[in-house]
RNA sequence: GAAGAGGUUGCAUGUUUUAUUAGUAAUCAUUGUUAGGUGAAUAAGCACCGGAGCGAUGCUGAAAGGAAAAUAUGCCGAAACAUUACUUAACUUAUUUUAAGUGAUUGUUGGGCCAUAGUCAUAAUAGGCUAUGGACUGUCGCAGAUAAAUUGCGGGGCGCUUC
Numbered sequence: 001g002a003a004g005a006g007g008u009u010g011c012a013u014g015u016u017u018u019a020u021u022a023g024u025a026a027u028c029a030u031u032g033u034u035a036g037g038u039g040a041a042u043a044a045g046c047a048c049c050g051g052a053g054c055g056a057u058g059c060u061g062a063a064a065g066g067a068a069a070a071u072a073u074g075c076c077g078a079a080a081c082a083u084u085a086c087u088u089a090a091c092u093u094a095u096u097u098u099a100a101g102u103g104a105u106u107g108u109u110g111g112g113c114c115a116u117a118g119u120c121a122u123a124a125u126a127g128g129c130u131a132u133g134g135a136c137u138g139u140c141g142c143a144g145a146u147a148a149a150u151u152g153c154g155g156g157g158c159g160c161u162u163c
Stems, first nucleotide, its partner, number of pairs: 001163004007076001010075009026060001028058006036049004040096006079109003082105009110137002113134008139155006
């Protein structure tokens, strides 16, 4: 330098279906109350609405995100996270927040699963992230053992195997 392996729930992305979201939001109608309300938060401004807004009842009645299954594609630091810088968007300015993208650190993590705690977000007991623990699995090193099986300890992908 090239080619490979880990798993039948490896990683990421897309498509389809299903459940949940939810009889929720919202429109409309009736009714009560009331002078303010909306544009992510705060302040100023600007724009729009004003029987608006808030509540109750009734008819109709979603969607996004997340999840499961199937399928397709690309792959094996696949990918994810943390910190930080910049850019864009959310009416304008300032500060913040949220979302997306790009870069740096040549930072952390072998892989998925389960449990606990914290945290994010949310409709959620689903899910993400971090930490701790548990068993399993793959790989290398050391030691032991067998006819064959296999046992214990330790390391980390900047690794391991083959050429």

A computed fold for a 163-nucleotide RNA from uncultured Limosilactobacillus sp., annotated as Lysine riboswitch aptamer. The source organism's lineage runs through Bacteria, Bacillota, Lactobacillales, Lactobacillaceae and Limosilactobacillus.